[in-house]
RNA sequence: GCGGAGGGCCGGAUGGCCGCGGGCCCCGGAUCAUCUCCGGGGCACGAGGAAAGUCCGGACUCCACGAAGCGACGGUGCCGGGUAACGCCCGGCCGGGGCAACCCGAGGGAAAGCGCCACAGAGAACAGACCGCCGCUUUCGAGCGGCAAGGGUGAAACGGUGGGGUAAGAGCCCACCGCGGGACGGGCAACCGGACCGGCACGGCAAGCCCCACCGGGAGCAAUGCCAAAUAGGGGAUCCGCAUGGGCUGCUUCGGCCCGGAUCCCGGGUCGGCAGCUGGAGCCCCGGAGCGAUCCGGGGCCGAGAGGAAUGGUCAUCCGGGGGUUUCGGCCCCUGACAGAAUCCGGCUUACAGGCCCUCCGCGCAU
Numbered sequence: 001g002c003g004g005a006g007g008g009c010c011g012g013a014u015g016g017c018c019g020c021g022g023g024c025c026c027c028g029g030a031u032c033a034u035c036u037c038c039g040g041g042g043c044a045c046g047a048g049g050a051a052a053g054u055c056c057g058g059a060c061u062c063c064a065c066g067a068a069g070c071g072a073c074g075g076u077g078c079c080g081g082g083u084a085a086c087g088c089c090c091g092g093c094c095g096g097g098g099c100a101a102c103c104c105g106a107g108g109g110a111a112a113g114c115g116c117c118a119c120a121g122a123g124a125a126c127a128g129a130c131c132g133c134c135g136c137u138u139u140c141g142a143g144c145g146g147c148a149a150g151g152g153u154g155a156a157a158c159g160g161u162g163g164g165g166u167a168a169g170a171g172c173c174c175a176c177c178g179c180g181g182g183a184c185g186g187g188c189a190a191c192c193g194g195a196c197c198g199g200c201a202c203g204g205c206a207a208g209c210c211c212c213a214c215c216g217g218g219a220g221c222a223a224u225g226c227c228a229a230a231u232a233g234g235g236g237a238u239c240c241g242c243a244u245g246g247g248c249u250g251c252u253u254c255g256g257c258c259c260g261g262a263u264c265c266c267g268g269g270u271c272g273g274c275a276g277c278u279g280g281a282g283c284c285c286c287g288g289a290g291c292g293a294u295c296c297g298g299g300g301c302c303g304a305g306a307g308g309a310a311u312g313g314u315c316a317u318c319c320g321g322g323g324g325u326u327u328c329g330g331c332c333c334c335u336g337a338c339a340g341a342a343u344c345c346g347g348c349u350u351a352c353a354g355g356c357c358c359u360c361c362g363c364g365c366a367u
Base pairs, nucleotide, nucleotide: 001363002362003361004360005359006358007357008356009355010354012318013317014316015315016314017313018312020046021045023043024042025041026040027039028038029037030036048338052349053348055347056346057345058344059343060220061219062218063217073216074215075214076213077212078092079091080090081089082088093107094105095104096103097102108211109210113209114208115205116204117203130151131150132147133146134145135144136143137142159177160176161175162174163173164172178200179198180197181196184193185192186191224275225274226273227272234266235265236264237263238262239261240260245259246258247257248256249255282301283300284299285298286297287296288295289294319336320335321334322333323332324331325330
């Protein structure tokens, strides 16, 4: 210098003017009133790394529930560690990719059982013979028997290579490799190494059923609690029956009760208001333990809380990007990624203009 790998961070800056949101303070008015209402002024604050998807894990609230075991259903799935917890993170193991830095893996069990393995092919799992090779017979077309080394098919063909052996062959025999078992050694473990034994038996798929181990009540801030109109309706008490009317008391009269009317009171829901609502598994700095995730100790800080829902507009200068022009000094125009809180927190995933920093790998050159 070129190419590449991993990690961290920023994500326009500063100022003026106007405006919006909630908070605190001050002044004036209404008022019984200092926290209620109205008007004015001042002060500081006011979106994100993903606020997103709502995919996991929790806090919190309500509902359900005597305990334990078993079963069903769903989820997770190498080992160890971290954490409030996780399907997250860290460290390691194994397998695959890359010269390497490094990356990827739903990564338990296929000798518990069932099922499946398209097409092609003779044969796809208690296998099998199309071409071929070998032996015998032959009417020379072929037939019978042996073989699975070679060819061919396939994602996959029932160990591979070499030698011996044989009619041709074959773990039939031998060496090495692979495979199965494995004393013993290392490691907390996954796992690694492995003397020796076995002639090979045991194909693949569990994001097919299944088996094993572990985990799991339901609903969600539109949770939930409190205050509480108008209108309509419900309940109670008292009064009215003067006027008209209906029902019950078997019928008629009287009386009583109910419906009915008036006044007062009570309770529920709706509109509306308040709480939940932001100080928390919090953020920053320093020190310590640890390879690390993370944990421990000390100091400092308070950084939105709306709710049909504020966080905006404009101007100037600078910064970054694109275009045009150039007398290479500059000038002019356009533009600022993805996106936007809604109870909160830990993750994952997805989107993202442009830029900065650190570490590492490969190649080339110079010393």
Molecule: Bacterial RNase P class A
Organism: Paracoccaceae bacterium